[in-house]
RNA sequence: UGAGCAGCACAGGUGAUCGCACCCGUUCAGACGAAAGGGAACGGGUGAGGAAAGUCCGGGCUUCACAGGGCAGGAUGCCGGAUAACGUCCGGUGGAGGUGACUCCCAGGCAAGUGCAACAGAAAUAUACCGCCACGGUAUGACGUGGUAAGGGUGGAAUGGCGGGGUAAGAGCCCACCGCCUCUCUGGUAACAGGGAGGGCAUAUGUAAACCCCAUCCGAAGCAAGACCGAACAGAGAGCGAUACGGCGGCCCGUCGUGCUUUCGGGUAGGUCGCUAGAGCCUGCUGGCAACAGCAGGUCCAGAUAGAUGAUCACUCAAUGACAGAACCCGGCUUAUCGUGCUGCUCAUAUU
Numbered sequence: 001u002g003a004g005c006a007g008c009a010c011a012g013g014u015g016a017u018c019g020c021a022c023c024c025g026u027u028c029a030g031a032c033g034a035a036a037g038g039g040a041a042c043g044g045g046u047g048a049g050g051a052a053a054g055u056c057c058g059g060g061c062u063u064c065a066c067a068g069g070g071c072a073g074g075a076u077g078c079c080g081g082a083u084a085a086c087g088u089c090c091g092g093u094g095g096a097g098g099u100g101a102c103u104c105c106c107a108g109g110c111a112a113g114u115g116c117a118a119c120a121g122a123a124a125u126a127u128a129c130c131g132c133c134a135c136g137g138u139a140u141g142a143c144g145u146g147g148u149a150a151g152g153g154u155g156g157a158a159u160g161g162c163g164g165g166g167u168a169a170g171a172g173c174c175c176a177c178c179g180c181c182u183c184u185c186u187g188g189u190a191a192c193a194g195g196g197a198g199g200g201c202a203u204a205u206g207u208a209a210a211c212c213c214c215a216u217c218c219g220a221a222g223c224a225a226g227a228c229c230g231a232a233c234a235g236a237g238a239g240c241g242a243u244a245c246g247g248c249g250g251c252c253c254g255u256c257g258u259g260c261u262u263u264c265g266g267g268u269a270g271g272u273c274g275c276u277a278g279a280g281c282c283u284g285c286u287g288g289c290a291a292c293a294g295c296a297g298g299u300c301c302a303g304a305u306a307g308a309u310g311a312u313c314a315c316u317c318a319a320u321g322a323c324a325g326a327a328c329c330c331g332g333c334u335u336a337u338c339g340u341g342c343u344g345c346u347c348a349u350a351u352u
Base pairs, nucleotide, nucleotide: 001348002347003346004345005344006343007342008341009340010339012316013315014314015313016312017311018310020047021046022045023044024043025042026041027040028039032037049323053334054333056332057331058330059329060328061222062221063220064219073218074217075216076215077214078092079091080090081089082088093107094105095104096103097102108213109212113211114210115207116206117205129152130151131148132147133146134145135144136143160178161177163175164174165173179201180199181198182197183196184195185194186193187192226273227272228271229270235264236263237262238261239260240259244258245257246256247255248254280299281298282297283296284295285294286293287292
């Protein structure tokens, strides 16, 4: 200098004017409302994100359910650790890719059972098409019977691979090496790695993102969760009365309405809380390879309930501005994203 790998930060800035929500203060008004609550003006303060998104996982919180156990259903799936928890993260193991930095892997079990496997091929889990060999008969051949998976052919996969011995020809039939399985030793917390002995191989290929088996975990619903305060009107029921008024009536009794009390209407309408100080954020130190944990100091950073966070102008950076907007709160994952900057590392070339 060029080409890459890994990680992190920012997400236009400054000013002016107008406007919106919440909080604090001052002043005014006491309208509205039964009450709780609530209004206006001015001044000050605060006001979206790295993903606020998808709602895919996990947890807090809340209500309901719950002696214990099991079935069903769902999720996860190499090992160890982190954590409130996780399907997340960190560190390893094994495998795959790259010269490398480094990246990727739903990575338990098909030598438990069942199922499925197009086409080709003789045969797909059981087989002899060609070939080879023996025998029969025969003039060789052709033919028939048998043996044979070493060779050919088909296929993703064909009786573990390869070499030697052996044989009529062959074959783990026998042997060495490799693979596999069983037992065992050493190292490691473990996954696993390395070694030794044995088994001639019984598992015969793939598929569990097929059923299934094994191990572990899981109660349900969600802030419109839920907790507290709690009306009024209409209408309906019940009660009260030798006492009032009116209707029916000549009068009495009776009855209906007005009246008073009470229940329902309704735990409804409405209000308050939940609601934002939290597994918070920033800085430093300590422990740890790391995820993370502990300690100290500092800091307060939207909280509405029809739902605010906006608009215009000027200057400026290359720029008109990327993706996009909270509604109980956190930890993750995934997806979208114009660009800018920084750190560490690798490879190649050149120079010293």